[in-house]
The prediction has a mean pLDDT of 86. Predicted 3D model of a 1491-nucleotide RNA (small-subunit ribosomal RNA) from a metagenome. Its Rfam family is "Bacterial small subunit ribosomal RNA".
RNA sequence: AGAGUUUGAUCCUGGCUCAGGAUGAACGCUAGCGGCAGGCCUAAUACAUGCAAGUCGAACGGAUGUCUUCGGACAUUAGUGGCGUACGGGUGCGUAACGCGUAAACAAUCUACCUCAUACUGGGGGAUAGCCCUGGGAAACCGGGAGUAAACCCGCAUGGCAUCGAAGAGUUUCAUGGCUUUUUGAUUAAAGAUUUAUUGGUAUGAGAUGAGUUUGCGUCUGAUUAGUUAGUUGGCGGGGUAACGGCUCACCAAGACGAUGAUCAGUAGGGGCUCUGAGAGGAGCGGCCCCCACACUGGCACUGAGACACGGGCCAGACUCCUACGGGAGGCAGCAGUAGGGAAUAUUGGGCAAUGGACGCAAGUCUGACCCAGCCAUGCCGCGUGGAGGAAGACGGCGCUCAGCGUUGUAAACUCCUUUUAUCGGUGAAGAACAGCAGGUCUGCGGACUUGUGUGACGGUAGCCGAGGAAUAGGCACCGGCUAACUCCGUGCCAGCAGCCGCGGUAAUACGGAGGGUGCAAGCGUUGUCCGGAUUUAUUGGGUCUAAAGGGUGCGUAGGUGGUUUUGUAAGUCUGACCUGAAAGUGGGCCGCUUAACGGCACAGGGUGGUUGGAUACUGCAGAACUUGAAGAGGGUGGAGGCCGCCGGAACGGAUCGUGUAGCGGUGAAAUGCAUAGAGAUGAUCCAGAACCCCGAUUGCGUAGGCAGGCGGCUACGCCCCACUUGACACUGAGGCACGAGAGCAUGGGGAGCAAACAGGAUUAGAUACCCUGGUAGUCCAUGCCGUAAACGAUGAUAACUCGCUGCUGGUCCUUCGGAUCAGUGGCUUAGCGAAAGCGGUAAGUUAUCCACCUGGGGAGUACGCCGGCAACGGUGAAACUCAAAGGAAUUGACGGGGGUCCGCACAAGCGGUGGAGCAUGUGGUUUAAUUCGAUGAUACGCGAGGAACCUUACCUGGGCUAGAAUGUGCGUGAAGGGCUCAGAGAUGGGUCCGUGUAGCAAUACACACAAAACAAGGUGCUGCAUGGCUGUCGUCAGCUCGUGCCGUGAGGUGUUGGGUUAAGUCCCGCAACGAGCGCAACCCCUGUUCUUAGUUGCCAUCAGGUAAUGCUGGGGACUCUAAGAAGACUGCCUUCGCAAGAAGAGAGGAAGGGGGGGACGACGUCAAGUCAUCAUGGCCCUUACGUCCAGGGCGACACACGUGCUACAAUGGUGCCGACAGCGGGUAGCGAGGUGGUAACACUGAGCCAAUCUUGAAAAGGGCAUCACAGUUCGGAUUGGGGUCUGCAACCCGACCCCAUGAAGCUGGAAUCGCUAGUAAUCGCGCAUCAGCCAUGGCGCGGUGAAUACGUUCCCGGACCUUGUACACACCGCCCGUCAAGCCAUGGGAGUCGGGGGGACCUGAAGCUCGGAGUAAUGACCCGGGUCAGGGUAAACCCGGUGACUGGGGCUAAGUCGUAACAAGGUAGCCGUACCGGAAGGUGCGGCUG
Repeated sequence: AGAGUUUGAUCCUGGCUCAGGAUGAACGCUAGCGGCAGGCCUAAUACAUGCAAGUCGAACGGAUGUCUUCGGACAUUAGUGGCGUACGGGUGCGUAACGCGUAAACAAUCUACCUCAUACUGGGGGAUAGCCCUGGGAAACCGGGAGUAAACCCGCAUGGCAUCGAAGAGUUUCAUGGCUUUUUGAUUAAAGAUUUAUUGGUAUGAGAUGAGUUUGCGUCUGAUUAGUUAGUUGGCGGGGUAACGGCUCACCAAGACGAUGAUCAGUAGGGGCUCUGAGAGGAGCGGCCCCCACACUGGCACUGAGACACGGGCCAGACUCCUACGGGAGGCAGCAGUAGGGAAUAUUGGGCAAUGGACGCAAGUCUGACCCAGCCAUGCCGCGUGGAGGAAGACGGCGCUCAGCGUUGUAAACUCCUUUUAUCGGUGAAGAACAGCAGGUCUGCGGACUUGUGUGACGGUAGCCGAGGAAUAGGCACCGGCUAACUCCGUGCCAGCAGCCGCGGUAAUACGGAGGGUGCAAGCGUUGUCCGGAUUUAUUGGGUCUAAAGGGUGCGUAGGUGGUUUUGUAAGUCUGACCUGAAAGUGGGCCGCUUAACGGCACAGGGUGGUUGGAUACUGCAGAACUUGAAGAGGGUGGAGGCCGCCGGAACGGAUCGUGUAGCGGUGAAAUGCAUAGAGAUGAUCCAGAACCCCGAUUGCGUAGGCAGGCGGCUACGCCCCACUUGACACUGAGGCACGAGAGCAUGGGGAGCAAACAGGAUUAGAUACCCUGGUAGUCCAUGCCGUAAACGAUGAUAACUCGCUGCUGGUCCUUCGGAUCAGUGGCUUAGCGAAAGCGGUAAGUUAUCCACCUGGGGAGUACGCCGGCAACGGUGAAACUCAAAGGAAUUGACGGGGGUCCGCACAAGCGGUGGAGCAUGUGGUUUAAUUCGAUGAUACGCGAGGAACCUUACCUGGGCUAGAAUGUGCGUGAAGGGCUCAGAGAUGGGUCCGUGUAGCAAUACACACAAAACAAGGUGCUGCAUGGCUGUCGUCAGCUCGUGCCGUGAGGUGUUGGGUUAAGUCCCGCAACGAGCGCAACCCCUGUUCUUAGUUGCCAUCAGGUAAUGCUGGGGACUCUAAGAAGACUGCCUUCGCAAGAAGAGAGGAAGGGGGGGACGACGUCAAGUCAUCAUGGCCCUUACGUCCAGGGCGACACACGUGCUACAAUGGUGCCGACAGCGGGUAGCGAGGUGGUAACACUGAGCCAAUCUUGAAAAGGGCAUCACAGUUCGGAUUGGGGUCUGCAACCCGACCCCAUGAAGCUGGAAUCGCUAGUAAUCGCGCAUCAGCCAUGGCGCGGUGAAUACGUUCCCGGACCUUGUACACACCGCCCGUCAAGCCAUGGGAGUCGGGGGGACCUGAAGCUCGGAGUAAUGACCCGGGUCAGGGUAAACCCGGUGACUGGGGCUAAGUCGUAACAAGGUAGCCGUACCGGAAGGUGCGGCUG
C1' cells in the first nucleotide's frame, strides 16, 4: 500500500466482498510448565446457610466468675453513656439533567474527628435503663410497681473579639455589599476520668479536609414530534433553609421558552481513558481511578457535624417464611454459595503477617476492605518438547512413463553429547517496618535516638544444590483466484462446499479420504461485535449535461457573503507570562524482577479551557470620505412582451334557390356511410364558429410557462448614447408570496372543424389497436380552482479573468466597398477541462459568494402520518424483504420487416424431372429371441456397405473352451502331410494306417507341424463432450492477419477505408502509413493446334507380293495414332473511352482471345458438426466372460410414413427384319474366338492371349423396310403358376438368369419441390471396382446424338463491402413486458381484541411533616380539624406494540397459461404529464421532448 466482482473486451460511475488490528467473549478440535492480569455482558430475577461494624470498664451503676494478705485485685460484659455505623464494599435501575466534563463564582453557605490561637471549666437539681417484684402473649415483644448511677437530662452563676438591635468613624468591592473599629442595650456555656502527668469538656476565631449552591461552554437520535407553559415568567411582602432562590404562601403584573429546534418520543449513567485510524475522525465506557444515581417497589421523615441512610425507622404495595390464626418476621445490586435465565463467567477457601479503616491512653478487638491461596489457555508475556553426526538415501506409506524412478527424508535406525522443564532428595528466603516490653544515651520532660527481645496467612512456597535419564511434553487450520501451499482415489448438479467471484451433471488442485505441502503454534480455527481499508457523508477530502443528483420560473424575509481610502477599537486572529487540565494510563529515557509481560522513578504530552500583558496585516465593530458596483435623470431606439376593444379576407361546414345525373366517398384492397325522396359536382345569396396562407428565417420578444391577420387604447420591459444625481443603496436567498403548457374540475355561455370515450366497417388466430365511416365530453369565451410535464440547454443565480475564424438581430461612432464599439443570438475552433461523447467568452475552462440537490439496484415516489385540493390528485416521504449488481460513454462483432454498392442456376427466362403408379433401395416406425451398430435440417436417409445364402457378423438361441481363436520366445515330440474309421448338429473328442524332408560321416543345424510351463492375452464393451488422424459444411466465398510507425487513458483504430476496376484485398490512383504473411491468381495434370523425336503389337499414301476378302506379307514414317519433348495467348497489335488500372469492338491475325474447357488444389476460422465400428489412443469397464469356437436363426420381418432411384403410362412410340459409327477399361482359379447341342439361360469342346498382337465385343440411340392407329392397346410390365440353367458344401428362410404361361397399377401426376447456362441439359448405350454367385435400377468412369433460354436484379434464398440504430454478445432460433395459475417470504389496510406508556379530570387517602384548636401553671404527649402527599378507584381521550376473519399490492422461485408492449424504422418511432378505455402487456385524445 491494496485486491476480487457488472462487459465479448474497454474506460468510468457505483455498490458488495476480502486481506489488518482489537475483544470481559462464546463454540469446535487440541493441550507440557511458569509469571502477570481478567472472569454473570443475560433476570436491578428469587434467595437456603455462614460471615461482611463495631469498639470503649481510662464515662456509669450493677451482675457473674477467679484469686485474695479480706483492704481488695483481676477477668468477662447484658444495660445506660460516648464515638463510629453517611467510610469502606456492590450495582448501573433511573437520569438527555448543571447529571457529567471543563473553567469560574458563593460579599448567599455548613463542616464531627485533626492542627493552631485566645478565654473558661463555679455551684446545684432531676429523671431513667439495668437490677428486684409483677402482668399479658404461641412468638416477636409489650406493659405495671418500687428504687438507682454517670461525661445522661435541667436550672443558677460568670461572661466575650460570639449572635441580635441602635448610633458613629475608617477602608474596600464590578454590584447587592463586605471588612475593621468605637459606644450602648439584650441573649446564650461547660464534665469529668485516672498510675498527677495527662486526657477530656465549653465558647470564639483561623487552618485543613469534606460537603452544599450558582454560572459560561461542551454533552445521542427523530420535524412523519411545531408549538409549549399556570407557580407558569417577573415583582412586593410573609414563611422556610446551613445558605441563594416560586423553595413555599398571599397579592399584583402578563409574562417566559421555541426553527441557533422549545415540547414530545426513543435510547443512554458521565468522565479519566480504551480500540482503531497517517491524521482528522469513528466506535466503546468491562477491569482500575474520579463524579453521579440506586439498595425488594413507591413515599416519608427522625437521629446526627454529615443521611432522607445497602446490612436504621415508619407507612403503602408485591413476594417469601413462621404462627397456637389472635398476630409476627424478611430484603446478598457486600464475600462465598443456590435456583433460574443464558452461547457464557470461578471457592459456601486461608489470614488480619502487610497496607488501610472504626473504637480505645494502650494492650488490643473488629474488618469477605485488603493480603493470599483455589478454579478457568479468557488474554498478554516467557520457557520447553532436545543438540551434533548419520545414505544401505532402509522398511513402510504415497505417486509415476512401473525394468525402475521420485517423494516422505538426515527424517528414522545407529553413534556421541546436553539436562531447561517434569520427577525424586536436600537446603531454604525477601516481604518485618513498627507498636509493646527490658536496657542505654539525649531532652525544652511532650518526646527523640539506639541495643536486645517479639510478630509471616501465603509457605517448607520462590530460589538454590544434588540425582538419574532423551528420558515427561504437538497440535490446529488451510492448499481454485483474492492468498503462502498439489497430487492420487472416491463421488457424479448426488452427497456436499462457499467470505466474494463461484465449485459439483464420470478424468473435480474448489465436495469426502489419503500422501505431500503451506501458515501459525500450547494453541489453532469458527462465530459475534468495533475501527480500518471506505476519499462509500468527502473539515482535512466527493459530486450534480448524459452515470444518483439544479428547485418549473420569478420576487423577496431571516441568514450567509460583500467595492475603494482613512481614523479609532481590539471581538475574531497571532504571540509572551501565569493558573489549571487528579492519580493511573500513553510516549521516549533510566531502573527492578535471570528476560519479557509486569512494576518503579523523573520528564514529555494532553483543553476551541481560564486570567493577564502585547501585536494590528486581514475580518468584524464605530466614525469620516470616495465612485468604478448598483440605482436614478436626460436623449434615442427595438420587438409575435401583456391586457382590452374594433375590423378583415380565404378555407371548412351548414341553410335556401338554380343547373344537372348516377354515382359519391373511402382504402393496400374493401365495407360501413351518403345518394333517383336527386347525392357528389357546379353557380348565387345567407349563417356560424374557430384559426390567421404568403411575409417566415438557422429571426425577434418575454423570468419561466409562452407569444404570430390588421388597427387603436392602456401597460410593462430591454438595449444604446450621455456621464447630470445618489453614494455600496450590492449578490444570493431556507421558510414565504406570486406566476406557471396541456389535460382535468366547477358555474354560465358557445359549438364550424377536429376529436378521448362510444358505435359500426375492415384487418387478424384474436384485434378491446394501427386503417375507414360516424361521434360525445373536450378543444373556444368569461369567472374560479388545479399546480403538474422529457416544465430540457436534461447545464441554479451573480461577479471577474482567459486564443482565433465566420454568420445574423438591435443601437452608436468613423465612414470608400469597409471598419470600431456595446448588447444579444448561431456555427467552427486554441489552451484547458472531461470516463468518453463532447464543452470551449452564451464553458462543462480558471476563481469567488450564496442557494438547491445526490450517496448501489429493486421494494417506491409506494405505505403510514401530516399539509393542500370540490374531486382527480399534489407536496412531504419511510421500512421489512430481496439482488451482486443496476448504470454512463465508447469499442469490436452479430442482427434489423435501416440505407447504399455488388455477386451466385438466387430469382426471372427456358429444358427435363420429383411429389400420383408398380418395383428396387435406404430411413423412420412397428414387430421380434434377434431384427447388430453408427449417420438425423441445410451438411442423415442407393450414407459407412466398392457385393449380408454359410463366411462376412459385431445381433439372437443352443452346444463347447478358459493362458484362451491369432502372433512372438520356447522345454520337448514329430518331417510336413495323407488315408480309413467311431460318437456328435458341428465345434470337439477317440481309434487306426501310411509317411520319415534338406545339409552333414556324426553330433547337430535348417524348414515345417504339434506343443508343456511361463511371459506378453483378448474385447466391434462405454466415452467423438478426454483425443490424434481423416472428413463434411459455410465456400473456390474473397477474405483472414502480422511487424514497425501513427492515433486513442483504454478496448481498439489506422493499414484493409475512399475514387475507379476486377472472377478476385485483381490491379491503378489517393491517403499516417510503410511493408509483409496465409488465401486469390500462376506454377501441376487432362483436353483443344502445330512441330520435333521415336515407329511395335498401332498405321498404310507411294512401291512390290498375295487373297474370295482383310496391312495378310515385303516394305515404309508420309498420314492417323501412340508417348516423350517443344512451340503457342501476352489485351502483344489496331480503333474508341479512360490519368492509370482496365473496358468495349461478328476488329486483324490465329487451332484457340481476353481466366480457351475440365481437374487437382479449400486461408483465419465456424458448427463441443461426423467418426473410439477403418486405424491409433487417454480414462473407465468385463476376465470359466462384455473373451473365444461351433450349428442354426437374424441383419431380408410389415398396418404404415418419408427420401433416393428404375420402368412406364406410349405413335418423336412399340414390335420384327436388314444394316452403320465409339471411347474408357478388364482378362491365367481369367477372358475365352471358333465348332457342336439346346427355343434360351447355358453346356460340351477349345484356337489364341499375362495383351496397342488374343479376347471381352453385340455398341445403342441413329438409318432403311414392314407392321400396329389411340385401345388399358402389339402400350406397360408388376404379380403369380409351371419348367429349367448356373454359381456354390448348401439357393427353404434368402441368389441371379432363361423359357412358357399369367398380364396388376398406371392414360403425364394436388399443395409443394429439384437439377441444369454448352458439348451443358436431355437422351443412348459401353466399361470397371467389389465379387464363387448376386439381389447393380446403386457407385465410379467412357463415349454417341445433342438443344432451349438469360429482358433484367424489384422480389425469394445465400454471400461480400461501406454506413446507421441496438436494451443483442449462447449474438434475432437474441432480448424482453404485464395479467393469470402454483409455492415460499416480509409488509400495508382491517370489524375488533390483548398488552404497555405518560399526562390531565374527579373520588378516596396511610405514615410522616406542618398549621390551627383543645389540653396543661407551662412545654410535651394523647385528642379534634385543615394542608401536603405515596397508594387505590372511576370515566374519557391520546401514544406505542402484539394479534385478527378478510383484503391490497410487493419480493423471490431451471423448464406452467395468455398474448408481444419495449430494444432495429421492433414491424403504428419512442418517451413525459394528464384524461378516458381495455384480460394483460397496453390503446387513444391533448400538449410537450429527441434521449